[in-house]
RNAcentral holds the sequence, with entries from ENA and MGnify. This is a predicted structure of a 72-nucleotide RNA (transfer RNA) from a Tepidisphaeraceae bacterium. Rfam family: tRNA. From the family's description: Transfer RNA (tRNA) molecules are approximately 80 nucleotides in length.
RNA sequence: GCGGCGGUAGCUCAAUGGCAGAGCAUCGGCUUCCCAAGCCGAAUGUUGAGGGUUCGAGUCCCUUUCGCCGCU
Numbered sequence: 001g002c003g004g005c006g007g008u009a010g011c012u013c014a015a016u017g018g019c020a021g022a023g024c025a026u027c028g029g030c031u032u033c034c035c036a037a038g039c040c041g042a043a044u045g046u047u048g049a050g051g052g053u054u055c056g057a058g059u060c061c062c063u064u065u066c067g068c069c070g071c072u
Base pairs, nucleotide, nucleotide: 001071002070003069004068005067006066007065010024011023012022013021018055026042027041028040029039030038048064049063050062051061052060
């Protein structure tokens, strides 16, 4: 230099172009003498960045940035 894959909640990851979700973690409550476990509930997003297409984009297109892999 070229190609491929990936970046989504604090972490690990989902999401057929049509309300962005789950598990864990966090917070509150119940339970307990206390803790842990268990049960109930709550909060959490500039979907890496910029632009385009579309009635509508995490998803499609272009540019860019970071990481991993391969080729030269």